[in-house]
About this RNA:
The prediction has a mean pLDDT of 78. A computed fold for a 97-nucleotide RNA from a bovine gut metagenome, annotated as TPP riboswitch aptamer (THI element). It matches the Rfam family "TPP riboswitch aptamer (THI element)". Its family is annotated with thiamine pyrophosphate binding in the Gene Ontology.
RNA sequence: CGCUUAGGGGUGCUGGAAUGAUCCGGCUGAGAUCGCGCGUAUCGCCGCGCGGGACCCUUCGACCUGAUUCGGGUAAUGCCGACGGAGGGAAAACGCA
Numbered sequence: 001c002g003c004u005u006a007g008g009g010g011u012g013c014u015g016g017a018a019u020g021a022u023c024c025g026g027c028u029g030a031g032a033u034c035g036c037g038c039g040u041a042u043c044g045c046c047g048c049g050c051g052g053g054a055c056c057c058u059u060c061g062a063c064c065u066g067a068u069u070c071g072g073g074u075a076a077u078g079c080c081g082a083c084g085g086a087g088g089g090a091a092a093a094c095g096c097a
Base pairs, nucleotide, nucleotide: 001095002094004092005091006058007057008056009055012027013026014025015024016023017022020043033052034051035050036049037048038047039046063088064087065086069082070081071080072079
């Protein structure tokens, strides 16, 4: 580096329309997805569960926590940076050089 099997993970912000949960767009990103079911009138493009897809990652660390944190920037947002030698966090086999 490749491959097999197995496993882990996130899905945010926003404009307009609709008014039960839907439609058409915009931003960042590898990825912001699809189906089904239940709930919710404190009404918010809401909450929960199951299944599927794509994508990322598997100790050389994806992601989570701290965090309703700090600084910068934005229409807004984990958008960027800090925090960070922090605390957690999913692996074995085979092959090639």
The model forms 96% of the base pairs in the Rfam consensus.